[in-house]
Context: one part of a larger RNA
């Protein structure tokens, strides 16, 4: 406050509510915690695969005992070499049974062996983890046949007339990083088309532990530098730009790292082919820009230097380990690491654990120590197969110095640079040189000057990314931090590509509640007992609010 019962009516009382307080229930916030994450620093390491990978399917890991995780492959419980060691038969998961073990198990590490089926999958097929054929050898059987082992794919290269043979040739995979071939749009420009986003996302190809780049036809500028890569700076500068939005260098300087080399040609020798013009192969020669080399002339002629790779030894290191100082009493307490008193170690007072906060209790830590075996690294010594270098001077008559190249025109692209006064690099089409008295560049072009030698190739390190280990954090602390602290890429959803959770905490120790009672041989509860605590009882730390009750008071 309301209605209902009651009553002639009113008061009163009961019920349903409201407010306050207390006690509970439900709920899981908050606090505390951390097994897990996040970000970095330092160091080490970095490809796997037909000798069958990555990834899976199915099995094995004694029984009671399902399932998941993890490891392994019918040798699923192997061998060996080291370390360690009295226990062990993986974890969730206790117990019992049955076994193994000082005749050395189990555990940790090194090296081998085994490694079903699918999968590049490769004898043929196929709806992956299945079906099926042929050949050789061995064995068994009278034979048919069975069993076991091995082989049977395509392409490429070499050899071969061919058939075919040979090949530690290729095939497939790899988070990110790298290089190349293709290549958007949303967006921004406050609309939009050049432009931007962006050579990004994405697709394809290729390689490696890195890749790419790389020993000047480079820069500079009147002095010079001296391969490449990366970082800082130069600098948001010079510039580019519907001069809008925006884009945006380089030289130089300071650092990290540091390393340089090999061919082609001229010419020579040998061999082969030949249309006798020459061509090809092998070896020598040669490699440069104060131009070099060949060829020619002269002089000198003999010293053994440098070094890749492989192997052995030494050294260091990684992959197991061993050893490692120093504290007691007492008080409180369930418990001492806390308080009090008196000590000790320290190249160790990092950290974690232990019934509250421990240098001296445990594991450790500092400084030192250790490897049968394998890997890695640096240097040294030795050995082996190789490679490189091998002189000086002169003359300047001859030859060579990378061709459909340089260069030019047109059309594109790349350069911070959007055709722009547009050089430079690149190239689709067309044209098309020179050989040192040559050629390129120096941002239109020409002259002078300076500088460099294209059209062949190789090349560590500094750099990128990943993994592992140790360490660090004015990083998170369970709605946070990874999606995932827990059976997590699990459950679940979807035909599929794919999407994708929730879910941590008893206690110091299970001491996890014997026994009794109510009850359905219940659920659950009450006693009893354990414990410091049971309102710590497994729906378990703390236990907020909303919400629901009980009790008491108030209710005009």
């Nucleotide at each position: 406050a309301g209605g209902u019962g009651g009553g002639a009516g009113a008061a009163u009382u009961a019920c349903u509510g409201g407010c306050u307080a207390a006690u509970g229930g439900c709920g899981g916030a908050u606090g505390c915690c951390u097994u897990g994450g996040c970000a970095g620093u330092u160091a080490a390491c970095g490809c796997c695969g037909a000798a069958g990978a990555a990834g899976g399917a199915c099995g094995g890991g004694u029984g009671c005992a399902c399932g998941a995780a993890c490891c392994c492959g019918a040798a699923a419980a192997c061998a060996u070499c080291g370390a360690u060691g009295a226990g062990c038969u993986u974890u969730c998961u206790a117990g019992c049974a049955a076994g193994c073990g000082u005749u050395c198990a189990a555990u940790c590490g090194g090296u081998g062996g085994u490694u079903u089926c699918c999968g590049a999958a490769u004898g043929g097929g196929g709806u992956a983890a299945c079906c099926u054929c042929c050949c050789u050898u061995a064995u068994u059987g009278a034979a048919a046949g069975g069993u076991a082992a091995g082989g049977g794919g395509u392409c490429c290269a070499u050899c071969g007339c061919a058939a075919g043979a040979u090949g530690a040739g290729a095939c497939g995979g790899g988070c990110a990083c790298u290089c190349g071939g293709g290549g958007a749009a949303c967006u921004g420009a406050a609309a939009c088309a050049u432009c931007u986003c962006a050579g990004u996302a994405c697709c394809c190809g290729a390689u490696g532990g890195a890749a790419a780049a790389g020993a000047a036809a480079u820069c500079a500028u009147a002095u010079g530098a001296g391969a490449u890569u990366c970082c800082g700076u130069u600098a948001g500068u010079a510039g580019c730009g519907g001069c809008g939005a925006g884009c945006g260098a380089a030289a130089g300087c300071g650092g990290a790292a540091g390393a340089g080399c090999c061919u082609a040609a001229a010419c020579u020798a040998c061999g082969a082919a030949u249309a006798c013009g020459u061509u090809c192969g092998u070896a020598g020669g040669g490699u440069u820009g104060c131009g070099g080399g060949a060829g020619c002339u002269c002089c000198a002629u003999a010293a053994c230097g440098c070094u890749u790779c492989u192997g052995u030894u030494c050294u260091g290191u990684a992959u197991a380990g061993g050893a490692g100082a120093a504290g007691g009493a007492u008080c409180u307490g369930g418990a001492a690491a806390g308080g009090u008193c008196c000590a000790c170690c320290a190249g160790a007072g990092a950290a974690g654990g232990u019934g509250a906060c421990a240098g001296u209790c445990c594991u450790g830590u500092a400084a030192a120590c250790g490897a049968a075996a394998u890997g890695c690294a640096u240097g040294a010594a030795c050995a082996g197969c190789g490679g490189c270098a091998a002189g000086g001077a002169g003359a300047u008559u001859u030859c060579c110095c990378a061709a459909g190249u340089a260069c030019c025109a047109c059309g594109g692209g790349g350069c911070a640079c959007g055709g722009c006064a547009a050089a430079c690099c690149u190239u689709g089409u067309g044209g098309g040189a020179a050989u040192c008295c040559g050629g390129g560049u120096c941002g239109g072009u020409c002259a002078c000057g300076a500088u460099c030698c294209a059209a062949g190739g190789c090349u560590a390190a500094a750099u990128a990314c990943g993994u592992u280990a140790a360490c660090u954090g004015a990083c998170c602390g369970a709605u946070a931090g990874u999606g995932a602290a827990c059976u997590a890429g699990u459950a679940c959803u979807g035909u599929g590509a794919a999407g994708g959770a929730a879910a941590g905490g008893u206690g110091a120790a299970a001491a996890g509640a014997a026994c009794c009672c109510a009850c359905g041989u219940g659920a659950u509860g009450g006693g009893a007992g354990u414990g410091a605590a049971a309102u710590a009882g497994a729906a378990c730390c703390u236990g907020a609010a909303a919400c629901c009750a009980u009790u008491a008071g108030c209710u005009u």